Overview:
The RNA shown here (transfer RNA) has 72 nucleotides and comes from Elusimicrobia bacterium CG08_land_8_20_14_0_20_51_18.

[in-house]
RNA sequence: GCGCCCAUAGUUCAACGGAUAGAGCAUCAGCCUGCGAAGCUGAGGAUUCAGGUUCGAUUCCUGAUGGGCGCA
Numbered sequence: 001g002c003g004c005c006c007a008u009a010g011u012u013c014a015a016c017g018g019a020u021a022g023a024g025c026a027u028c029a030g031c032c033u034g035c036g037a038a039g040c041u042g043a044g045g046a047u048u049c050a051g052g053u054u055c056g057a058u059u060c061c062u063g064a065u066g067g068g069c070g071c072a
Base pairs, nucleotide, nucleotide: 001071002070003069004068005067006066007065010025011024012023013022018055027043028042029041030040031039048064049063050062051061052060
């Protein structure tokens, strides 16, 4: 330098172009307990960035940024 893949919550992952973007773990609160742990209930928290297409974009297109792999 070229090609391919990836980027969603603190973390690991979901989400035929259409519902209020969900789940496990973690965090916080409550219940339970003599106190904890475990268990149960609830809460907060996210689409890398800039454009484009579309009635509608996490999803499709272009570029940028970051990461991974391969070739040179």

Taxonomically the source falls in Elusimicrobiota (Bacteria, Pseudomonadati). RNAcentral holds the sequence, with entries from ENA. Rfam family: tRNA. By type it is a transfer RNA.